About this RNA
A computed fold for an 84-nucleotide RNA from a Candidatus Auribacterota bacterium, annotated as c-di-GMP-I riboswitch aptamer. The organism belongs to Candidatus Auribacterota, within Bacteria. The prediction has a mean pLDDT of 75.

């Protein structure tokens, strides 16, 4: 000088949580926080989980073509700090 490992230092991201805002909810943004995370970065491929506004179905009601409510199912709405 190169070319390889150490060591040192500066940095990332953000869980519950709180305050605001969106939104039917589920969850999301923003700030503040910091359990934690060498990919806790990206895709949302595939698996999980969650919600029921429209919607689809039941029994009643009011009633006679329509509604509000209730339960039930279902995702085009999300979540993944699970796998890939």
């Nucleotide at each position: 000088a190169a070319c390889u490992g150490a060591u040192c230092a500066a940095g990332g991201c953000a869980a519950a949580c709180c305050a605001u805002c969106c939104g039917a909810a589920a969850g999301g943004g923003u700030g503040g926080g910091g359990c934690g995370c060498a990919a806790a970065a990206c895709u949302c491929c595939a698996g999980u989980a969650a919600u029921a506004g429209c919607u689809u179905g039941a029994a009643a009601u009011c009633c006679a073509a329509g509604a509000a409510a209730u339960c039930a199912g279902a995702a085009g709405u999300u979540u993944u700090g699970u796998g890939a």

The model forms 100% of the base pairs in the Rfam consensus. It matches the Rfam family "c-di-GMP-I riboswitch aptamer". Gene Ontology term of the family: cyclic-di-GMP binding. Rfam describes the family as follows. GEMM was predicted in a large-scale screen for bacterial structured RNA regulatory elements.